The RNA shown here (transfer RNA) has 84 nucleotides and comes from a Clostridia bacterium.

RNA sequence: GCCAAAGUGGUGAAAUUGGCAGACGCGCCGGACUCAAAAUCCGGUGGUAGCGAUACCGUGCGGGUUCAAGUCCCGCCUUUGGCA
Numbered sequence: 001g002c003c004a005a006a007g008u009g010g011u012g013a014a015a016u017u018g019g020c021a022g023a024c025g026c027g028c029c030g031g032a033c034u035c036a037a038a039a040u041c042c043g044g045u046g047g048u049a050g051c052g053a054u055a056c057c058g059u060g061c062g063g064g065u066u067c068a069a070g071u072c073c074c075g076c077c078u079u080u081g082g083c084a
Base pairs, nucleotide, nucleotide: 001083002082003081004080005079006078007077010026011025012024019067027045028044029043030042031041032040046057047056048055049054060076061075062074063073064072
């Protein structure tokens, strides 16, 4: 230099004929159980602003297509693999 795969909450990962983003697990927070703890069970858990109702933002970054994009198209960045 060329080709391919990947990038999603704090973390591992789902969501591919484009249609409610974050299921499920870990972690964290609250509770139950216990003399107390561990284990187990139940509930909650993206960010910002707000007392709150709620609003806005959010899938590596920047554009495009579309009523609608994590998903399709273009450029760039990073990681991994292959070729030279």
Its Rfam family is "tRNA". Gene Ontology term of the family: triplet codon-amino acid adaptor activity. It is annotated as a transfer RNA.
Taxonomically the source falls in Clostridia (Bacteria, Bacillati, Bacillota).
It was read from a public genome assembly.